Record summary:
The RNA shown here (c-di-GMP-I riboswitch aptamer) has 91 nucleotides. The coordinates come from a structure-prediction model, not an experiment, and the mean pLDDT is 75. The sequence was found by an Rfam model in a public genome assembly.

[in-house]
RNA sequence: CGCUGGGCAUGGCAAACCCCGCGUAAGCGGGGGACGCAAAGCUACAGGGCCUGACACUCUCCCAUCCGGAGUGGGGCAGCCAGCUGCCAGA
Numbered sequence: 001c002g003c004u005g006g007g008c009a010u011g012g013c014a015a016a017c018c019c020c021g022c023g024u025a026a027g028c029g030g031g032g033g034a035c036g037c038a039a040a041g042c043u044a045c046a047g048g049g050c051c052u053g054a055c056a057c058u059c060u061c062c063c064a065u066c067c068g069g070a071g072u073g074g075g076g077c078a079g080c081c082a083g084c085u086g087c088c089a090g091a
Stems, first nucleotide, its partner, number of pairs: 003090004012037002017032006035079001041084003047081002049077004055073006
């Protein structure tokens, strides 16, 4: 370095749900709570993927405006894959 096993070795994190706050939303922060996690540690334009659609822009729809539809910018997810780093034990 790689492989195998491990969350009672010692420790760590914390899904859903509830309360408070922020946000248009996705979602995020704090408290409670544990479904799970060997990376559930870190990284979100410059790998892929997924979610969102307040605001702006483009296209579409319409005689036209509004509404509606699609996309881009923008926002979010690392507990989807990925990248980087890393704990204990064993051979």